[in-house]
RNA sequence: GGCGGGAUAGCUCAGUGGUAGAGCAGCGGGAUCAUAAUCCGUUGGUCGGGGGUUCAAAUCCCUCUCUCGCUACCA
Numbered sequence: 001g002g003c004g005g006g007a008u009a010g011c012u013c014a015g016u017g018g019u020a021g022a023g024c025a026g027c028g029g030g031a032u033c034a035u036a037a038u039c040c041g042u043u044g045g046u047c048g049g050g051g052g053u054u055c056a057a058a059u060c061c062c063u064c065u066c067u068c069g070c071u072a073c074c075a
Stems, first nucleotide, its partner, number of pairs: 001071007010024004018055001026042005048064005
């Protein structure tokens, strides 16, 4: 250089056109003599940037950035 995967909550990840979610973490509460475990509630998101398609985009298309892997002239 070429090819492919990934970027979504503080962290790990789901969601593949029609209301952005789970677990953990945080905060509040229950329970306990108390703490941990456990139970209930709850906060938190410009979905990597820009553009396009569409009535509607995290999702499809183009481009750029970052990151992981494969490859050595071959599709």
Description: A computed fold for a 75-nucleotide RNA from Candidatus Phycorickettsia trachydisci, annotated as transfer RNA. The organism belongs to Candidatus Phycorickettsia, within Bacteria. Rfam family: tRNA. The family's RNA type in Rfam is transfer RNA.